[in-house]
Context: one part of a larger RNA
Molecule: small-subunit ribosomal RNA, 5' domain
Organism: Cyanobacteriota bacterium
RNA sequence: GGAUGAACGCUGGCGGUAUGCUUAACACAUGCAAGUCGAACGAACGCUUCGGCGUUAGUGGCGGACGGGUGAGUAACGCGUGAGAACCUACCUUCAGGAUGGGGAUAACAGAGGGAAACCGCUGCUAAUACCCAAUGAGCCGAGAGGUAAAAGAUUUAUCGCCUGAAGAUGGGCUCGCGUCGGAUUAGGUAGUUGGUAGGGUAACGGCCUACCAAGCCAUCGAUCCGUAGCUGGUCUGAGAGGAUGAUCAGCCACACUGGGACUGAGACACGGCCCAGACUCCUACGGGAGGCAGCAGUGGGGAAUUUUCCGCAAUGGGCGCAAGCCUGACGGAGCAAUACCGCGUGCGGGAGGACAGUCCAUCGGAUUGUAAACCGCUUUUCUCUGGGAAGAUGAUGACGGUACCAGAGGAAUCAGCAUCGGCUAACUCCGUGCCAGCAGCCGCGGUAAGACGGAGGAUGCAAGCGUUAUCC
Numbered sequence: 001g002g003a004u005g006a007a008c009g010c011u012g013g014c015g016g017u018a019u020g021c022u023u024a025a026c027a028c029a030u031g032c033a034a035g036u037c038g039a040a041c042g043a044a045c046g047c048u049u050c051g052g053c054g055u056u057a058g059u060g061g062c063g064g065a066c067g068g069g070u071g072a073g074u075a076a077c078g079c080g081u082g083a084g085a086a087c088c089u090a091c092c093u094u095c096a097g098g099a100u101g102g103g104g105a106u107a108a109c110a111g112a113g114g115g116a117a118a119c120c121g122c123u124g125c126u127a128a129u130a131c132c133c134a135a136u137g138a139g140c141c142g143a144g145a146g147g148u149a150a151a152a153g154a155u156u157u158a159u160c161g162c163c164u165g166a167a168g169a170u171g172g173g174c175u176c177g178c179g180u181c182g183g184a185u186u187a188g189g190u191a192g193u194u195g196g197u198a199g200g201g202u203a204a205c206g207g208c209c210u211a212c213c214a215a216g217c218c219a220u221c222g223a224u225c226c227g228u229a230g231c232u233g234g235u236c237u238g239a240g241a242g243g244a245u246g247a248u249c250a251g252c253c254a255c256a257c258u259g260g261g262a263c264u265g266a267g268a269c270a271c272g273g274c275c276c277a278g279a280c281u282c283c284u285a286c287g288g289g290a291g292g293c294a295g296c297a298g299u300g301g302g303g304a305a306u307u308u309u310c311c312g313c314a315a316u317g318g319g320c321g322c323a324a325g326c327c328u329g330a331c332g333g334a335g336c337a338a339u340a341c342c343g344c345g346u347g348c349g350g351g352a353g354g355a356c357a358g359u360c361c362a363u364c365g366g367a368u369u370g371u372a373a374a375c376c377g378c379u380u381u382u383c384u385c386u387g388g389g390a391a392g393a394u395g396a397u398g399a400c401g402g403u404a405c406c407a408g409a410g411g412a413a414u415c416a417g418c419a420u421c422g423g424c425u426a427a428c429u430c431c432g433u434g435c436c437a438g439c440a441g442c443c444g445c446g447g448u449a450a451g452a453c454g455g456a457g458g459a460u461g462c463a464a465g466c467g468u469u470a471u472c473c
């Protein structure tokens, strides 16, 4: 000098664009953040012009594996980059073929019960695109014989669905080369350990797991251990090489009160799903139950320090639905904060009686503040008031918003501070103080004329900011 997710002190007019718990991955009151489909199904209720229409708890389908948050863990195939083979992929696209015949249940509902509640048995009835059997058949297994193995309908009658196989696209799982912080005051580490055979398991390769056999494998080119840390595109700085860093935005990973586990599913070992254990909080009739903000707001706490319990689905995107549409704290916006960057303003021109005003200095001549003021003329960016008023949206639909912007009227009107002035370093005198009080980044000032302390006048530098502190180059 540059930089910051900054903080603190003094000060503070406006706009645009960004950013805003870096600390306790501490605990959380309250509300909202994931639903949707009646064109799969029975039923109930309401209305009815008896044609139907509407609403919904339940069964069923799809989605809750996306989107959103956080960085605790992780020194690792986690990430980055480049290769690879033994794999899966709902919805979407293309191609080929199919959809035959039967069956038994069950929730809802009704009845009678248990429980404080959460909720739970019992009996009876019923439907389906829920479930099951048979057939057929691709495919799969097998050397072969053979074995195994599918489907579902709905309505507005034109579509939407259903099953099987092949391919594509997309997304994902896995393997390997190379790269990826510090410590040797960490030198040896390792028994499923290294390899083989056989089997199991997986979507898939594999000690992934098991049995048996062999005794290997890694390491001073740093194994193991310890500490620290999410990684990257990037960001800051620098002429570069490099150093530092990883907020916001984007890609990947990991986590969801702590630890473990699986279920469902195309996909999870699942933030707002389930089970077990633990800590904590709450309810209880003491028998038993309920919960998880590292979603958006918000509260307490910690801290130098970080915002509203706002508006809207109008746009973009997502889920469901044929659609109308519903949901969406994603998102679009508004609010708060000089937190940052950028832009604008606080007037412009004239004006010497260089005020006989005030301050300050003074050699008593005067000098300085100073064209500064007064005074004259001009302008209206801003500001106030009034009127009009968008684009963003497509046939309809605008939260923002009567916002941006435009026009008119008024009137210099509403708006300047902060730090410094011994040298480095731009800017000097007076008074007070007297090694005191104090200053200070370094050198150093202060012990009676201090340009260095405190005040004043003046000056210098930056300016809605200016200084200080912290950190990086």
Base pairs, nucleotide, nucleotide: 001473002472003471004470006469007468008467009466010465013344014343015342016341017340018339019337020336021302026300027299028298030297031296032295035062036061037060040059041058043056044055045054046053047052069255070254071253078180079179080178081177082176083175084174087172088171092168093167094166095165096164097163098162100134101133102132103131109124110123111122113120114119139148140147141146153160154159155158181227182226183225188218189217190216193215194214195213196212197211198210199209200208230252231251232250233249234245235244236243237242257278258277259276260275261274280291281290282289283288308334310333311332312331316330317328318327319326320325347378348377349376350375358369361366383410384409385408386407387406388405392400417462418461419460420459421458422443423442424441428457429456430455431454432453438445439444